[in-house]
């Protein structure tokens, strides 16, 4: 430098003009000044927490979720490291990716089609027919040889299937078979290393224990419910509720007396007034200083943790977070060269940690291989 693979990061920059939203200050007001104003996913709302209210003696049953081991964390179904398994790269060493990865000698259950047989194994083709039966030949006889495939034996090979009751080789046999032996696998026991998952070694059994738990189930761990439309405070109008009060009102007139009109004169109801109380509209709050960002040092393989310094960074309504100009940069198109055109996905609403999904283009690093130079 190239190729492959894995991981991390960025998501145009600077200046100006105008505009929009929040806050602070000034101003009677109009407004002015200063300051802050989207993302790596703000998305899906899938998982986990904070916070809030409701429920709740304790325990059990039931239900749901999780499931190799260890660690991280507020917590997780997330992350890190390790183990085991599967796949890929590679001559080797080694590296990368993926994983519902507890239990199938606790019990129950399931296995379509095909196939002889699917878990109490079984016999279609096939192999054999030692033994028994029958036939033939030969022999003095006992016996022996050949044949049939009737009884019967076998499961090596073929075939079916997702899966066929250990695998390979040798011995053995009539043919075969863990029937026997060696190695491998498996089970059991012991030992060594490791925190553990697990790995390795030794002995032993002689195959007896097949598959499926993303079937029920068993074991272990975790889990109360609802959500900022949570919740708290203030609180109209109107209509209900409760309590109390009310006998006078009007006209004539400057006012009083007076005169006239209407009403009441038992309670209740109705009516009027006042007060109280609950709810609604509306307003305020919750509300953004936080498991926070940056940086340095230290610990750890790592996720992450500890300490120091430093920074304050949207809080509205469903609505703001933009447009244009200049210069520059990158990429794509375009041109002879300019010019010129275009710029991903997307967008907060209580907050935080994850996962997943979308994304123009660009930068950096680890590992492996190849080429060249020193």
């Nucleotide at each position: 430098g190239c190729u492959g693979u894995c991981g991390g990061c960025c998501g145009g920059a600077u200046g100006g003009u105008c505009g929009c939203g929040g806050g602070u200050g000034c101003g009677c007001a109009a407004g002015c000044a200063c300051u802050c104003g989207a993302g790596g996913a703000a998305a899906g709302u899938c998982c986990g927490g904070g916070c809030u209210c409701c429920a709740u003696a304790g325990g059990g049953c039931g239900c749901g979720c999780u499931g190799c081991c260890a660690g991280g964390u507020a917590a997780c179904g997330c992350c890190u490291g390790g183990g085991c398994g599967a796949g890929g790269a590679u001559a080797c060493c080694u590296c990368c990716u993926c994983g519902a990865c507890g239990g199938a000698u606790a019990g129950u259950g399931c296995a379509a089609c095909a196939g002889a047989a699917a878990a109490u194994a079984g016999a279609c083709c096939g192999c054999c027919g030692a033994u028994g039966a029958c036939c033939c030949g030969g022999u003095u006889u006992a016996g022996u040889g050949g044949g049939u495939a009737c009884a019967g034996g076998c499961a090596a090979g073929g075939g079916u299937g997702a899966a066929a009751u250990g695998g390979u080789g040798a011995g053995g046999u009539a043919a075969g078979a863990g029937c026997u032996c060696a190695c491998c696998g498996c089970g059991c026991a012991g030992g060594u290393g490791g925190u553990a998952a697990c790995a390795c070694c030794u002995g032993u059994g002689g195959c007896a224990c097949g598959g499926c738990a993303a079937a029920c189930c068993c074991c272990a761990g975790c889990g109360g419910g609802a959500g900022c439309a949570a919740g708290g405070c203030c609180a109209a109008a109107u209509a209900g509720g409760c309590a109390g009060c009310g006998a006078g009102g009007g006209a004539c007139g400057g006012c009083c007396c007076g005169u006239c009109c209407c009403g009441a004169u038992c309670a209740a109801g109705a009516c009027g007034c006042u007060g109280c109380g609950g709810g609604u509209a509306g307003g305020c709050u919750g509300c953004u200083c936080g498991a926070g960002g940056g940086u340095g040092u230290g610990g750890g393989u790592g996720a992450c943790c500890a300490c120091g310094c430093u920074c304050c960074c949207a809080g509205a309504g469903g609505a703001a977070u933009g447009a244009c100009c200049a210069u520059c940069a990158c990429g794509a198109g375009g041109u002879a060269a300019c010019a010129c055109u275009c710029g991903a996905c997307a967008g907060a609403a209580c907050c935080c940690g994850g996962c997943u999904u979308a994304c123009a283009g660009g930068c950096c690093g680890g590992c492996a291989g190849c080429a060249u130079c020193c």
Record summary: The RNA shown here (Bacterial RNase P class A) has 374 nucleotides and comes from a Gemmatimonadaceae bacterium. The model forms 92% of the base pairs in the Rfam consensus. It matches the Rfam family "Bacterial RNase P class A". Its family is annotated with tRNA processing, dimeric ribonuclease P complex and ribonuclease P activity in the Gene Ontology. It is annotated as a ribozyme. Clan: RNaseP clan. A source record names the gene rnpB.